[in-house]
């Protein structure tokens, strides 16, 4: 330095062909269960959707730029 792929809750991820509330598992907390604990069930917190612009009535999505990680390729 050229290409491709990726950045969305604390963890893995989906969501992505613009449209009305942004999700799921698993963590976390609180209830219920139980002689207690897991386990299971129920309920709630948690999200500037990497960053700035830009097109639109309307952007996580589209365009531009610029950060970062990840792989070829040189």
């Nucleotide at each position: 330095g050229u290409c491709a792929g990726g950045g969305u809750a604390g963890c893995u991820c989906a969501g992505a062909c613009g449209g009305u509330u942004a999700g799921a598992g698993c963590g976390u907390a609180g209830c219920a269960u139980u002689c207690a604990u897991a386990a299971c069930g129920c309920u709630a917190a948690g999200g500037u959707c990497g960053a700035g612009g830009g097109u639109u009535c309307a952007a996580c999505u589209c365009c531009c730029u610029c950060c970062c990680c990840u792989g070829a390729c040189a």
Background:
This is a predicted structure of a 74-nucleotide RNA (transfer RNA) from a Candidatus Magasanikiibacteriota bacterium. The prediction has a mean pLDDT of 81. Taxonomically the source falls in Candidatus Magasanikiibacteriota (Bacteria, Bacteria candidate phyla). Rfam family: tRNA. From the family's description: Transfer RNA (tRNA) molecules are approximately 80 nucleotides in length. The family's RNA type in Rfam is transfer RNA.